Background:
Predicted 3D model of a 106-nucleotide RNA (TPP riboswitch aptamer (THI element)) from Arhodomonas aquaeolei DSM 8974. The sequence was found by an Rfam model in a public genome assembly. The model forms 91% of the base pairs in the Rfam consensus.
[in-house]
RNA sequence: ACGAAGAAGCGGGGGUGCCCGGGUGCAACGACGCAUGCCGGGCUGAGAGAGUCCCUUGGAACCUGAUCCGGUUCGUACCGGCGCAGGGAGCUUUGCACAUCACCGG
Repeated sequence: ACGAAGAAGCGGGGGUGCCCGGGUGCAACGACGCAUGCCGGGCUGAGAGAGUCCCUUGGAACCUGAUCCGGUUCGUACCGGCGCAGGGAGCUUUGCACAUCACCGG
């Protein structure tokens, strides 16, 4: 000199599912059914319109594959595979450690 992690500033990306009960709309009008970021409760989780919750290229936050495969369950939720598969949103300043490089001296 470069400079991981970390920190600061200004940005950016992402998800909101499943089950039970109720409401609303559609259909049927006998029951059943479909939809719903409408309300309440429960499950997993960091987060289920919810908190700057998570992620930001050294990128599994999240999407596609996927109405996928195996397991489990009340459950299409959840766990694992898929996955050194494909995509996916950043700059500046600061910055010590390891390593590397340059210079000077012995």